Description:
The RNA shown here (transfer RNA) has 72 nucleotides and comes from Rhodotorula toruloides. The RNAcentral record of the sequence draws on ENA. Its Rfam family is "tRNA". About the family: Transfer RNA (tRNA) molecules are approximately 80 nucleotides in length. Rfam classes the family as a transfer RNA.
RNA sequence: AAGGGCAUAGUUCAAUUGGCAGAACCGCGAACUUCAAAUUCGCUAGUGUGUGUUCAAAUCACGCUGUCCUUG
Repeated sequence: AAGGGCAUAGUUCAAUUGGCAGAACCGCGAACUUCAAAUUCGCUAGUGUGUGUUCAAAUCACGCUGUCCUUG
């Protein structure tokens, strides 16, 4: 330099191929307990960024950013 993959919650991953963004762990609160741990219940929190297509975009198109792989 060229080609390709990936980017979703603090972390690890889903979202059935365009139709209500979810789980586990972590964190916080409550119950239980003499206190604590464990357990149970609840809560917080997100689609890398910009534009476009569409009634509707995590999903499709283009640019950008980051990261990984391949070729030279």